Transfer RNA from candidate division WS6 bacterium OLB20, 74 nucleotides, folded computationally.

[in-house]
RNA sequence: GGGCGGCUAGCUCAACUGGUUAGAGCAAUUCGUUUACACCGAAUAGGCUAGGGGUUCGAGUCCCUUGCCGCCCA
Numbered sequence: 001g002g003g004c005g006g007c008u009a010g011c012u013c014a015a016c017u018g019g020u021u022a023g024a025g026c027a028a029u030u031c032g033u034u035u036a037c038a039c040c041g042a043a044u045a046g047g048c049u050a051g052g053g054g055u056u057c058g059a060g061u062c063c064c065u066u067g068c069c070g071c072c073c074a
Base pairs, nucleotide, nucleotide: 001073002072003071004070005069006068007067010026011025012024013023019057028044029043030042031041032040050066051065052064053063054062
């Protein structure tokens, strides 16, 4: 230099063919339970979907561009 894949909650990951309010597990907080802690049960909070631009009535999803991480080729 060229090609491919990835970036979504604190962490690991879903989200099908573009369509109502983006979810799950773990973690966190609160309550119940316990002498207490843990386990267990219930509830709550937490997201500018890596940045920017475009297409569309509508974008996490499609297109362009930038950044970061990984793999391959030279």

Taxonomically the source falls in Candidatus Dojkabacteria (Bacteria, Bacteria candidate phyla). Its mean pLDDT, the model's own confidence on a scale to 100, is 81. Rfam family: tRNA. It is annotated as a transfer RNA. Gene Ontology term of the family: triplet codon-amino acid adaptor activity. The RNAcentral record of the sequence draws on ENA.